[in-house]
Bacterial RNase P class A from an Anaerolineales bacterium, 407 nucleotides, folded computationally. The RNAcentral record of the sequence draws on ENA. Rfam family: Bacterial RNase P class A. Rfam classes the family as a ribozyme. Of the family's consensus pairs, 88% are formed in the model. The gene name in the source record is rnpB.

RNA sequence: CAGGUCGACCGGGUGAUCGCGAUCCCAUUGAAAUGGGGUCGAGGAAAGUCCGCACUCCACAGGGCACGGUGCCGGAUAACGUCCGGAGGGGAGUAAUCUCCUGGAUCGGGCCACAGAAACAUACCGCUGGGUCACACCUGUUGUGAUCCAGCAAGGGUGAAAUGGUGGUGUAAGAGACCACCGGCGCGGCAGUAAUGCCGCGGCCGGGCAACCCCCACCGGGAGCAAGGCCAAGCAGGGACAUGGGACGGCCCGUUCCAUUAAGUCCCGGGUAGGCUGCACGAGGUGUGCUGUAAAGCACAUCCCAGAUAGAUGAUCACACAAGCGACUGGCGAGGGAGGAAGUCCUAAGGGAUGUAAACCUCGCCUGAUCGCUGGACAGAAUGCGGCUUACAGGUUGGCCUGGGUU
Numbered sequence: 001c002a003g004g005u006c007g008a009c010c011g012g013g014u015g016a017u018c019g020c021g022a023u024c025c026c027a028u029u030g031a032a033a034u035g036g037g038g039u040c041g042a043g044g045a046a047a048g049u050c051c052g053c054a055c056u057c058c059a060c061a062g063g064g065c066a067c068g069g070u071g072c073c074g075g076a077u078a079a080c081g082u083c084c085g086g087a088g089g090g091g092a093g094u095a096a097u098c099u100c101c102u103g104g105a106u107c108g109g110g111c112c113a114c115a116g117a118a119a120c121a122u123a124c125c126g127c128u129g130g131g132u133c134a135c136a137c138c139u140g141u142u143g144u145g146a147u148c149c150a151g152c153a154a155g156g157g158u159g160a161a162a163u164g165g166u167g168g169u170g171u172a173a174g175a176g177a178c179c180a181c182c183g184g185c186g187c188g189g190c191a192g193u194a195a196u197g198c199c200g201c202g203g204c205c206g207g208g209c210a211a212c213c214c215c216c217a218c219c220g221g222g223a224g225c226a227a228g229g230c231c232a233a234g235c236a237g238g239g240a241c242a243u244g245g246g247a248c249g250g251c252c253c254g255u256u257c258c259a260u261u262a263a264g265u266c267c268c269g270g271g272u273a274g275g276c277u278g279c280a281c282g283a284g285g286u287g288u289g290c291u292g293u294a295a296a297g298c299a300c301a302u303c304c305c306a307g308a309u310a311g312a313u314g315a316u317c318a319c320a321c322a323a324g325c326g327a328c329u330g331g332c333g334a335g336g337g338a339g340g341a342a343g344u345c346c347u348a349a350g351g352g353a354u355g356u357a358a359a360c361c362u363c364g365c366c367u368g369a370u371c372g373c374u375g376g377a378c379a380g381a382a383u384g385c386g387g388c389u390u391a392c393a394g395g396u397u398g399g400c401c402u403g404g405g406u407u
Stems, first nucleotide, its partner, number of pairs: 001403010013319006020041009043378001047389002050387005055224004067220005072086005087102006103215002108213002110209003124156002126152011137140001164182006183205002185202007228277004237268005242260007284303008321376001323374005328368001330366007343354004
């Protein structure tokens, strides 16, 4: 320098004008409202709503069953299916690195397509020994064929998978039957918190699937801020007052019964519209120090940082800036480039050499206090928080790997 790989971060700036939401102050004012001023006003994902919590209401003695989730080991955490560190196995890459899988198959059940004799206990071809029969000749402890009995699982064949693998010993043929090495399992020792690793010993060695049921360990009650709490128009309902008549009574007040709710006033409970709250000091941000490999934790200092409700956070202009495109300047490289320039040199004066070299043209790469044009992605809070996933123009920066160059 080029290519790759793993992280960390930014993701538009400044000013002016006009405007939007919240809040405080001042002025006008009875209030509403208006005007002026100050302060604050989206994200790394606010998104998908996939996990986990906080918070709220409902349910609930305790324990168990059922159902659902998680699943190598250790740690972090409020919690998690997240994160960090570690272990075993498979795959991609020269490498850095990336990626997938991992509780249990002697509790038990179930399944293993096609093919194949057999996928749970099996022998199709085959190998070997013995009996019987037939045929052949070299007449034998012979060969070939058929058939019956017994042994074997070496070899062949099927399959994703056939009962550890390779080599030897052994045998009638074979076989962990025995031996060496490798693989697995178990036991012991050592290291480690553990998963596991290393060493030694024991022939202990008949498949797979748990993303089929199942077993083991741990976790889980349900619904969600439209949760929930408070206030409360109008309409409807209930009650009182009210109006008329009757009864008691000599009359008034009063008590009581019946009728009327047409208009009006007041009260009551539930509660709609609507309003307030929940709702912005929090598992909070930033910085420093300490502990830890890390995720993270602790201490101190400092900051206050959106709360809209059809949903505010915007628009226009100017100036710089990152970046892109084009032009131009300069440099380098490649290709083309003659009736062979000028200059210089040689000459027997015809010419030759320098020499496609140069000029010049085209293309590519680089360069710049140059000019012009373009120009900033994905997206947008709605109770909050921790994760995951997905989208994202452009830029900054660190570690590591591979290749090349220079010293």